[in-house]
RNA sequence: UUCUUAUCCAGAGAGGCGGAGGGACUGGCCCGACGAUGCCCGGCAACCGGUAAAUGAUUAUAAAUCAUUUAACAAGGUGCUAAAUCCUGCAAAGCAGCAUUGCUUUGAGAGAUGAGAG
Numbered sequence: 001u002u003c004u005u006a007u008c009c010a011g012a013g014a015g016g017c018g019g020a021g022g023g024a025c026u027g028g029c030c031c032g033a034c035g036a037u038g039c040c041c042g043g044c045a046a047c048c049g050g051u052a053a054a055u056g057a058u059u060a061u062a063a064a065u066c067a068u069u070u071a072a073c074a075a076g077g078u079g080c081u082a083a084a085u086c087c088u089g090c091a092a093a094g095c096a097g098c099a100u101u102g103c104u105u106u107g108a109g110a111g112a113u114g115a116g117a118g
C1' cells in the first nucleotide's frame, strides 16, 4: 500500500510538558491564549487476548483441534479519550413549497479502528 471482514448515537482527568492553529477531504458548523491540536501520565473500552461453561463439526470413544454462543476478566498487542464518524457530499422513497430548495428515512460512497490475507 491492496483485498476480505466486523464495528462506528455508549464510555473515558479541573494532572504535567508545550505554545498555534485544530476538528481526514468539500461545504457548513464548531473547538482554541479561560491555552486547543500534539506528547507524557492517568483513564475508557473489550477488537485481538487469556479463563470457564454450553452446543455443533472432525474422531470408534475419550483427549485434542476448530467453529458458534454465554459469563465474569484485563497481564499482554492495538485502539480510543469535544460534538453520532460533529453534520454533509452520491442514489432512492416520503412530506412541505410556485421554485432553484428544505426536512425525514433507507441504502451506497468516503473515512477511522481491529482481525485475517497478499
Base pairs, nucleotide, nucleotide: 001118002117003116004115005114006113007112008111013041015040016039017038021031022030023029025089027087028086042081043080044079047077048076049073051071052070053069054068055067056066057065058064085110090107091106092105093104094103095102096101
Record summary: A computed fold for a 118-nucleotide RNA from Halalkalibacter suaedae, annotated as SAM riboswitch aptamer (S box leader). Rfam family: SAM riboswitch aptamer (S box leader). Rfam describes the family as follows. The SAM riboswitch is found upstream of a number of genes which code for proteins involved in methionine or cysteine biosynthesis in Gram-positive bacteria. The coordinates come from a structure-prediction model, not an experiment, and the mean pLDDT is 83.